[in-house]
RNA sequence: CAUCGGACUUAAAUGAUUGAGUGCACCGGAGGGAAACGCCGGUGUAGAACUGCUCAAAUUCGGGGAAACCUGUAAAAUGGCAAUCCCGAGCCAAGCCCUUCGGGGAAGGUGUAGAGACUAGACGGGCAGCGCCUAAGGCCAAAAGCUAAGGCGAAGGGAUAGUCCAGACCACAAACGCCAGCGCGCU
Numbered sequence: 001c002a003u004c005g006g007a008c009u010u011a012a013a014u015g016a017u018u019g020a021g022u023g024c025a026c027c028g029g030a031g032g033g034a035a036a037c038g039c040c041g042g043u044g045u046a047g048a049a050c051u052g053c054u055c056a057a058a059u060u061c062g063g064g065g066a067a068a069c070c071u072g073u074a075a076a077a078u079g080g081c082a083a084u085c086c087c088g089a090g091c092c093a094a095g096c097c098c099u100u101c102g103g104g105g106a107a108g109g110u111g112u113a114g115a116g117a118c119u120a121g122a123c124g125g126g127c128a129g130c131g132c133c134u135a136a137g138g139c140c141a142a143a144a145g146c147u148a149a150g151g152c153g154a155a156g157g158g159a160u161a162g163u164c165c166a167g168a169c170c171a172c173a174a175a176c177g178c179c180a181g182c183g184c185g186c187u
Stems, first nucleotide, its partner, number of pairs: 008021005022046008032037001050129006060089006069080002090110003096105003114165001116164005130153005137147003172185001176181001
């Protein structure tokens, strides 16, 4: 430079639309903080959303909550599917704190995939750097300015990217169920 594809993430056939989460803008609130900022609620919206190095372990046993949608009804209740939100015990790589060097602890993770197995990294952990913002106290007569320090740079990993697959999907289907459905089993 050209071409192709995409238009925040995720579930519902997914376009419209709706649920859940996220950022941004605006409005309202509580009052954590000196402030930047953070927290709670609502409406609209999806433009933008840093870089490098490093870690790859635990991946177990239990428990709780969930909207839209489907079912059902006069309306409900109930039930189903399920995006997903968590807890207890145990356990865990690197870094951090303590240690009598055996180990212990904080954060974080695991638990938490379509049943699941494995590999790699990142949107995860750690360490640096970069950009932007604030600046209590101090310096100053004061302001400005500088600075210790702090804040912001979204969420997605309830499996992301992949390789597999006994699970799921498709066809048939026992039992159960009023239904939605669940699904032993078989291919």
Predicted 3D model of a 187-nucleotide RNA (Group I catalytic intron) from Marinibacterium sp.
NCBI's taxonomy places the organism under Bacteria, Pseudomonadati, Rhodobacterales, Paracoccaceae, Marinibacterium.
Rfam family: Group I catalytic intron. Rfam's curators write: Group I catalytic introns are large self-splicing ribozymes. They catalyse their own excision from mRNA, tRNA and rRNA precursors in a wide range of organisms. The core secondary structure consists of 9 paired regions (P1-P9). These fold to essentially two domains - the P4-P6 domain (formed from the stacking of P5, P4, P6 and P6a helices) and the P3-P9 domain (formed from the P8, P3, P7 and P9 helices). The family has 12 seed sequences and 5,602 matches in Rfam 15.1. A reference for the family is Cech (1990), "Self-splicing of group I introns", Annu Rev Biochem. Rfam links the family to the GO term Group I intron splicing.